[in-house]
RNA sequence: CUGUGUGUAGCUCAGUAUGGCAGAGUACCGCACUUGGACUGCGGGGGUCGCAGGUUCGAAUCCUGCCACACGGA
Numbered sequence: 001c002u003g004u005g006u007g008u009a010g011c012u013c014a015g016u017a018u019g020g021c022a023g024a025g026u027a028c029c030g031c032a033c034u035u036g037g038a039c040u041g042c043g044g045g046g047g048u049c050g051c052a053g054g055u056u057c058g059a060a061u062c063c064u065g066c067c068a069c070a071c072g073g074a
Stems, first nucleotide, its partner, number of pairs: 001073007010026004020057001028044005050066005
């Protein structure tokens, strides 16, 4: 320099093919349970979907550029 892949909640990830309400587990907070705690059950808060722009009635999803990381090539 170049190719491919990854980037979504504090953490681990799904969702992208075929654009249409942003989700799961875990963690955190509250309540119940307990003498207290743990476990368990119920409930709750938490997101510019890496950044910027474009297409579209509508973008995590399609297009362009850039950034970070991983791997390959020169």
Model confidence (mean pLDDT): 82 of 100. Predicted 3D model of a 74-nucleotide RNA (transfer RNA) from Roseovarius phycicola. The RNAcentral record of the sequence draws on ENA. Taxonomically the source falls in Roseovarius (Bacteria, Pseudomonadati, Pseudomonadota, Rhodobacterales). It matches the Rfam family "tRNA". Rfam classes the family as a transfer RNA.